The RNA shown here (transfer RNA) has 74 nucleotides and comes from an uncultured bacterium. Its Rfam family is "tRNA". By type it is a transfer RNA. The coordinates come from a structure-prediction model, not an experiment, and the mean pLDDT is 83.
[in-house]
RNA sequence: CGGGGUGUAGCUCAGCCUGGUAGAGCACUUGUUUUGGGAACAAGGGGUCGCUGGUUCAAAUCCCGUCACCCCGA
Numbered sequence: 001c002g003g004g005g006u007g008u009a010g011c012u013c014a015g016c017c018u019g020g021u022a023g024a025g026c027a028c029u030u031g032u033u034u035u036g037g038g039a040a041c042a043a044g045g046g047g048u049c050g051c052u053g054g055u056u057c058a059a060a061u062c063c064c065g066u067c068a069c070c071c072c073g074a
Stems, first nucleotide, its partner, number of pairs: 001073007010026004020057001028044005050066002053063002
């Protein structure tokens, strides 16, 4: 320098191909239960989807650019 992959909740990931209210598990908070802890059950909080711009009535999703990490080639 060229090509490819990954980036979404505190953590691990799904959703992207085929645009239509952002989700799951674990974790966290509160309550019940318990002498206490753990466990179980119930409820709840947490995201401008790496960044920027564009297309569209509508973008995590499509398009341009860009950043970080990983792999391959030179």